The RNA shown here (SAM riboswitch aptamer (S box leader)) has 120 nucleotides and comes from Salinibacillus kushneri.
The source organism's lineage runs through Bacteria, Bacillota, Bacilli, Bacillaceae and Salinibacillus.
It was read from a public genome assembly, where an Rfam model found it.
The model forms 97% of the base pairs in the Rfam consensus.
Rfam family: SAM riboswitch aptamer (S box leader). Rfam describes the family as follows. The SAM riboswitch is found upstream of a number of genes which code for proteins involved in methionine or cysteine biosynthesis in Gram-positive bacteria.
Its mean pLDDT, the model's own confidence on a scale to 100, is 83.

RNA sequence: AUCUUAUCAAGAGAGGCGGAGGGACUGGCCUGAUGAAGCCCGGCAACCCUUCAGAUGUUAAAAAAUCUGAAACGGUGCCAAUUCCUUCAAAGUUAGGAAGCUGACUUUGAAAGAUAAGAA
Numbered sequence: 001a002u003c004u005u006a007u008c009a010a011g012a013g014a015g016g017c018g019g020a021g022g023g024a025c026u027g028g029c030c031u032g033a034u035g036a037a038g039c040c041c042g043g044c045a046a047c048c049c050u051u052c053a054g055a056u057g058u059u060a061a062a063a064a065a066u067c068u069g070a071a072a073c074g075g076u077g078c079c080a081a082u083u084c085c086u087u088c089a090a091a092g093u094u095a096g097g098a099a100g101c102u103g104a105c106u107u108u109g110a111a112a113g114a115u116a117a118g119a120a
Base pairs, nucleotide, nucleotide: 002119003118004117005116006115007114008113013041015040016039017038021031022030023029027085028084042079043078044077047075048074050071051070052069053068054067055066056065083112087110088109089108090107091106092105093104094103095102096101
């Protein structure tokens, strides 16, 4: 780097070091010396692991397996703004126009991206 599956409307410090940038990309719009990135501590969450409980289910009875919930030592992740907005398609609402059409908004799906688990 590629493929598969799941999730992305919630949540998370007025701490220390550090010093100018950061928010993936484009455009925007934000954010930052009332201190950015990064590192440490702290926290959130519960994808994986682990433990426990329940259901399904198998069976002679179990185990395995699947699902749900709880806990949170460990492996990741995350801790401004919906994945900050953005692109494409369909449907709908609405404004303008004689019409072709144009604009705005909403919903659904897709794309792109992020994270996890797995595969080769």